This is a predicted structure of a 546-nucleotide part of an RNA (small-subunit ribosomal RNA, 5' domain) from an uncultured delta proteobacterium.

[in-house]
Context: one part of a larger RNA
RNA sequence: GAAUGAACGCUGGCGGCGUGCUUAACACAUGCAAGUCGUACAAAAACUCUUUAGCUUGCUAAAGAUAGUAAAGUGGCGCACGGGUGAGUAACGCGUGGGUAAUCUACCUUCAAAUUCGGAAUAACCCCGCGAAAGCGGGGCUAAUACCGGAUAAUAUCUUAAAAACUUCGGCUUUUAAGAUCAAAGGUGGCCUCUAUAAAAAGCUAUUGUUUGGAGAUGAGCCCACGUACCAUUAGCUUGUUGGUAGGAUAAUGGCCUACCAAGGCUUCGAUGGUUAGCUGGUCUGAGAGGAUGAUCAGCCACACUGGAACUGACACACGGUCCAGACUCCUACGGGAGGCUGCAGUGAGGAAUUUUGCGCAAUGGGGGAAACCCUGACGCAGCAACGCCGCGUGAGUGAUGAAGGCCUUCGGGUCGUAAAGCUCUGUCAAGUGGGAAGAAACUGUUUGAUGUUAAUAUCAUCAAACACUGACGGUACCACUGAAGGAAGCACCGGCUAACUCCGUGCCAGCAGCCGCGGUAAUACGGAGGGUGCAAGCGUUAUUC
Numbered sequence: 001g002a003a004u005g006a007a008c009g010c011u012g013g014c015g016g017c018g019u020g021c022u023u024a025a026c027a028c029a030u031g032c033a034a035g036u037c038g039u040a041c042a043a044a045a046a047c048u049c050u051u052u053a054g055c056u057u058g059c060u061a062a063a064g065a066u067a068g069u070a071a072a073g074u075g076g077c078g079c080a081c082g083g084g085u086g087a088g089u090a091a092c093g094c095g096u097g098g099g100u101a102a103u104c105u106a107c108c109u110u111c112a113a114a115u116u117c118g119g120a121a122u123a124a125c126c127c128c129g130c131g132a133a134a135g136c137g138g139g140g141c142u143a144a145u146a147c148c149g150g151a152u153a154a155u156a157u158c159u160u161a162a163a164a165a166c167u168u169c170g171g172c173u174u175u176u177a178a179g180a181u182c183a184a185a186g187g188u189g190g191c192c193u194c195u196a197u198a199a200a201a202a203g204c205u206a207u208u209g210u211u212u213g214g215a216g217a218u219g220a221g222c223c224c225a226c227g228u229a230c231c232a233u234u235a236g237c238u239u240g241u242u243g244g245u246a247g248g249a250u251a252a253u254g255g256c257c258u259a260c261c262a263a264g265g266c267u268u269c270g271a272u273g274g275u276u277a278g279c280u281g282g283u284c285u286g287a288g289a290g291g292a293u294g295a296u297c298a299g300c301c302a303c304a305c306u307g308g309a310a311c312u313g314a315c316a317c318a319c320g321g322u323c324c325a326g327a328c329u330c331c332u333a334c335g336g337g338a339g340g341c342u343g344c345a346g347u348g349a350g351g352a353a354u355u356u357u358g359c360g361c362a363a364u365g366g367g368g369g370a371a372a373c374c375c376u377g378a379c380g381c382a383g384c385a386a387c388g389c390c391g392c393g394u395g396a397g398u399g400a401u402g403a404a405g406g407c408c409u410u411c412g413g414g415u416c417g418u419a420a421a422g423c424u425c426u427g428u429c430a431a432g433u434g435g436g437a438a439g440a441a442a443c444u445g446u447u448u449g450a451u452g453u454u455a456a457u458a459u460c461a462u463c464a465a466a467c468a469c470u471g472a473c474g475g476u477a478c479c480a481c482u483g484a485a486g487g488a489a490g491c492a493c494c495g496g497c498u499a500a501c502u503c504c505g506u507g508c509c510a511g512c513a514g515c516c517g518c519g520g521u522a523a524u525a526c527g528g529a530g531g532g533u534g535c536a537a538g539c540g541u542u543a544u545u546c
Stems, first nucleotide, its partner, number of pairs: 001546004006542005013392006019385002021350001026348003030345003035077003040074002048065008084303003093228008103220002108216008116150004125140006156181009166171001186208006229275003236266003241263008278300004282293004305326005328339004356382001358381003364378001365376004395425004405416004429487001431482005439473001444468009490535005495516003501530005511518002
């Protein structure tokens, strides 16, 4: 000199864009942060209103609307994303580059084929019981795209046989033949062409699901080479240890696990042990080489009160799931239960120190749904803080009796100083009044047209056009007008380094100080004043890095 997620002191006008618990991965009151689907399924209220009847005149009963609605339940998909934190980890954790002929991949896209026949339950509901509660048990009824069985089936899987290409020589891919094994679920809309016909139904058709297989896309698992802090005042470490065979487990390789066999494996090119630490893109600094660092943003990893475990599932060994143990907190009828902010706000504590218990789903994105729509503390915004960067302002011109006043003085004067006053202007910002956005286009609905499917001018799908609907921010940005110099300057320093000097007070005292050093009676170094210098809505100090 530059820099900071800064803090402290003094001071403080406005705006834009960012940033904001670096400490206790300490403990948490309260609210919200993951739901959705009635076009999978069964069942189904109430308040209230209307009408009628009875009559005891304000109650009872019935019917209708509310309404096949609310709230529960079965079922599907989602909850493994998004959001937080950096405790652990010196490691294939991360980074770069490869391998997987050792693997998986829900939803999505595309291609091919199928979607057949049955069955038994169970929640909800009703009844009974236990319990303070959380909740639980027994009996009875019922449905499904829930569950189970059968059929059929391949270019799927497995076994056997043969051939060819490739090969890391282990295998792998393709083709052919034979055998074995494995599937499904319906929903919604429309119509009468075919069958049948009095009608309904069956049927046909469209769409969406379901099942099987191939390919893609996306995501993930595993393996390898190289790189990745300090300590030798850490020199030896290791028994599933190192390798083999066989088996198990896994989507998959492998001591990953087990049995048996062998005795290996690592290490001064630093094993083992200890300390510290999430890694990277980047950030700061520097001419660079390098050094330091890893807030915000982005990628990866790890964690979710502490420790352990599995279940479900395409994916978890799962932040707002389950089970066990532990510590802590709360409820209790003392028998037993409930909880997990390292989500967003917020509270206490710790600390030099870090914000609102705000608004909205309008946009972007995500989940569910055919859709309408619902959910979304992701996100978009607003609030607080000079915490940072950037921009603007606090006026401009003129004005010498060089006014008054302060300070200094050699008492002549000098200086603050064109500074002020006065005169002439301007109107940024702030204030007030009025107008007032872009961010919105999709989805969807209605109408019209075209194309396709089809028996069909129906329905459905796709496309096009028109109209309609949607803004938290926000009456914000912005614009115009009104009046008015009016509301807006401080902080540090002035001995040398280092830009800037005099007076008074003090008298090795009080004090200053980054280094050298000042102060003991004329202190440009302490304190005050006048003057000056530097930066400026900031200026200094402290801490840290280069």